[in-house]
């Protein structure tokens, strides 16, 4: 340096839920509680997936409003890629 995660230590993150948010249109995040699990559940929206649709289009209606369609919003704890990296094996 490339490979491993059975065992140990000393630590780390933090599902679902539930309180809080003059963050947001929403999905979501962000703090507190919880702890189901993770050895990259550390970073990075870079490919595909998932979620939303403010505001943009379409189509139908006099209108009012409806349905659809769009990511510029987001989720990496969905899969993969790229990067760094603790312990301990060997």
């Nucleotide at each position: 340096g490339a490979g491993c995660g059975u065992c140990a230590a000393g630590g780390g993150c933090a599902a679902a839920c539930c309180g809080g948010u003059g963050c947001g249109a929403a999905a979501g995040g962000c703090c507190g509680g919880g702890g189901c699990g993770c050895a990259a559940a550390g970073c990075c929206a870079u490919g595909g997936g998932u979620c939303u649709a403010c505001g943009g289009g379409a189509u139908a209606u006099c209108u009012c409003u409806a349905u659809c369609c769009u990511a510029u919003g987001a989720c990496u704890g969905c899969c993969a890629g790229g990067u760094u990296g603790c312990c301990g094996c060997a």

This is a predicted structure of a 90-nucleotide RNA (c-di-GMP-I riboswitch aptamer) from Brevibacillus sp. SYP-B805. Lineage of the source: Bacteria > Bacillati > Bacilli > Paenibacillaceae > Brevibacillus. The sequence is in RNAcentral, with records from Rfam.